[in-house]
Overview
RNAcentral holds the full RNA, with entries from SILVA. Large-subunit ribosomal RNA, domain IV from a hydrothermal vent metagenome, 365 nucleotides, folded computationally. Its Rfam family is "Bacterial large subunit ribosomal RNA".
Context: one part of a larger RNA
């Protein structure tokens, strides 16, 4: 100087992002206990008081329970029955020490407000939460060879189940509540018309070429060679009409489907504001409720409480840069190693340190 104990005048968070870390609190038994509540709960709420040994109490309340009776369904049975054993506490007196849950062990506590109802899970090793699950809600698939799922398949799980059952999708206890918008997208029904594939269909075109003609050459004058042209049928290559299913286009419907839920200008006998009006656009212009919030930029908003003094904290206000109702909306007892604010005990966190044990570290062998 460090690193683990420990102890501390007066102060008692002044330390500090933050009471981190230390201290307080701590058993049991009696008294006693608010708000607010879903009547359990909150609750060990808070807050108070007792505690050792010795005598009576008292070998007593209490526990257990043997022989020995009686009953019997017979049985390791039942009932009377009490020796034996173990043994309090209330309360009264005494009595000892600094101290009697005498050591270890052994909850500090209120109280505001977010969030998440709750007990659970979670990043084996920087994150334990507000995150994920949860019961509970609703939408939506599936009539059984069930939807889904895995697998090329055989097969398999769903399920040796059957719509009070399985699949998927959101939301997430409960209480009150879930407003408008179907134009876009997705699903869901429609099937008149348009559009549309393969396929069917084959008008027509194209190549070949028997065969004819024509022209050239040779010769035995009707045959050969060789070039030109026409050209059936078959083969082969193409190929328009016409037919042709979902599908898309179209008609509806559907939000606990994916979303989405306006601007400008003017008015009231102070002013300010604006219930009314005008007027443009929209599928539709945001209800109820809650709002500077886990959301508010401007912001330390403004106003009130707390403090001597508060960018946090609570109650208001509403001009919501950008709150909103199952991508749930307001509340909520209980819960929480959650996160935020106050306050009480308590403290070497602090003022301001200092000493004390044990290691380590340094010096020397």
């Nucleotide at each position: 100087u460090c690193g683990u104990g420990g102890u501390a005048a007066a102060g008692g968070a002044a330390c500090u992002c933050g009471g981190c870390a230390a201290a307080u609190u701590g058993g049991c038994c009696c008294c006693g206990u608010a708000a607010c509540u879903u009547c359990g709960g909150g609750a060990g709420a808070a807050g108070g008081g007792g505690c050792g040994c010795c005598u009576c109490a008292a070998g007593u309340a209490g526990g257990u329970a043997a022989a020995g009776g009686c009953c019997c369904u017979c049985g390791c049975g039942g009932c009377c029955g009490g020796a034996g054993c173990c043994c309090a506490a209330a309360g009264a007196g005494g009595u000892c020490g600094c101290a009697g849950a005498a050591a270890c062990c052994a909850g500090a506590g209120u109280u505001g407000a977010g969030c998440g109802a709750c007990u659970g899970u979670u990043u084996a090793c920087c994150a334990a939460a507000a995150a994920c699950a949860c019961a509970g809600g609703u939408c939506u698939c599936u009539g059984c060879u069930a939807a889904g799922u895995c697998g090329c398949a055989a097969g398999a799980c769903g399920a040796a189940a059957u719509a009070u059952a399985g699949g998927g999708a959101c939301u997430g206890a409960c209480a009150c509540c879930u407003g408008c918008c179907c134009g876009g997208u997705g699903c869901c029904g429609g099937a008149a018309g348009g559009u549309u594939a393969a396929g069917u269909a084959g008008a027509g075109g194209g190549g070949u070429u028997a065969u004819c003609c024509c022209c050239c050459g040779a010769c035995u004058u009707g045959u050969c060679g060789g070039g030109a042209g026409a050209g059936a049928a078959g083969c082969u290559c193409u190929g328009a009409a016409a037919u042709g299913a979902a599908g898309c286009c179209c008609c509806g419907g559907u939000g606990a489907a994916c979303g989405g839920c306006g601007g400008c200008c003017g008015u009231a006998a102070c002013u300010a504001u604006a219930a009314c009006g005008g007027u443009c656009c929209u599928a539709a212009g945001g209800u109820a409720g809650c709002g500077a919030a886990a959301u508010u930029c401007c912001u330390u908003g403004u106003c009130g409480g707390g403090u001597a003094a508060g960018u946090u904290c609570c109650g208001a206000c509403c001009c919501g840069c950008a709150c909103g109702a199952a991508u749930g909306g307001u509340g909520u007892a209980a819960c929480g190693a959650c996160u935020u604010g106050a306050c009480u005990a308590c403290u070497g966190u602090c003022u301001c340190u200092a000493c004390c044990a044990c290691g380590a570290g340094c010096c020397c062998a």